[in-house]
Predicted 3D model of a 112-nucleotide RNA (SAM riboswitch aptamer (S box leader)) from Pseudobacillus badius.
RNA sequence: CUCUUAUUGAGAGCGGCGGAGGGACUAGGCCCUAUGAAGCCCGGCAACCUUCAGGCAAUUUGCCUGAAACGGUGCUAAAUCCUGCAGGUGUGAUAAGCCUGAGAGAUAAGAG
Numbered sequence: 001c002u003c004u005u006a007u008u009g010a011g012a013g014c015g016g017c018g019g020a021g022g023g024a025c026u027a028g029g030c031c032c033u034a035u036g037a038a039g040c041c042c043g044g045c046a047a048c049c050u051u052c053a054g055g056c057a058a059u060u061u062g063c064c065u066g067a068a069a070c071g072g073u074g075c076u077a078a079a080u081c082c083u084g085c086a087g088g089u090g091u092g093a094u095a096a097g098c099c100u101g102a103g104a105g106a107u108a109a110g111a112g
């Protein structure tokens, strides 16, 4: 880097260093930020990998439920901040709003 599978409306600081930007990309919007942005450290959250217990099915093993959190990652404003594309609903007709899906992204685990 590519592919596969799963998740993506929950949760997490009134800390230290740092100094101006940030919310993935493009466009539109809307926000955060010197009452300090990014980044780093500490703290925290969660429970994908992991460990333990129970259950079901069985061929190695797979699935379900619960608990733990030393370790590997991850996350720690707002739904992945919202929209853009398709379908539906809505309207006399547009539109707004609402619902579903696709695409893109993020994270984990596995494969190449």
Base pairs, nucleotide, nucleotide: 001112002111003110004109005108006107007106008105013042015041016040017039021032022031023030027083028082029081043076044075045074048072049071050068051067052066053065054064055063056062057061080104085101086100087099088098089097
Model confidence (mean pLDDT): 83 of 100.
The model forms 94% of the base pairs in the Rfam consensus.